[in-house]
């Protein structure tokens, strides 16, 4: 210097905190009070983790569709969002190869 159809959305994990609930602790009671070195509900979640739908590209075929295939992917640091906090977002960035 270059180099991809590296698609878009729901669900879902691993993973993550602590706004609500819940749980524990303070308190006679409220609690706008403390606790996420509380197993959890809700919450948020992957480029590099699963699924499914639909779409793109090729190729077949009994053709205004229906099948088939779609490989690979070490990676910081630091900023940001939201209560927060990360395998979220910058980002398949920097870099390395």
């Nucleotide at each position: 210097c270059a180099g991809a159809u590296a698609g878009u959305u729901u669900u879902c994990u691993a993973g993550g905190g602590u706004u609500c609930c819940g749980c524990a602790g303070c308190g006679a009671a409220a609690g706008c009070c403390u606790g996420g070195c509380c197993u959890g509900g809700u919450c948020c979640g992957a480029g590099a983790g699963a699924a499914a739908a639909c779409g793109c590209a090729c190729a077949g075929c009994u053709a205004u569709g229906c099948u088939g295939u779609g490989a690979c992917a070490c990676g910081g640091a630091a900023g940001g969002a939201u209560a927060a906090a990360a395998g979220c977002c910058u980002g398949g960035g920097a870099g390395a190869u």
A computed fold for a 97-nucleotide RNA from Terribacillus saccharophilus, annotated as Guanidine-I riboswitch aptamer. Model confidence (mean pLDDT): 82 of 100. Rfam family: Guanidine-I riboswitch aptamer. About the family: This family represents a conserved RNA structure found upstream of the ykkC and yxkD genes in Bacillus subtilis and related genes in other bacteria.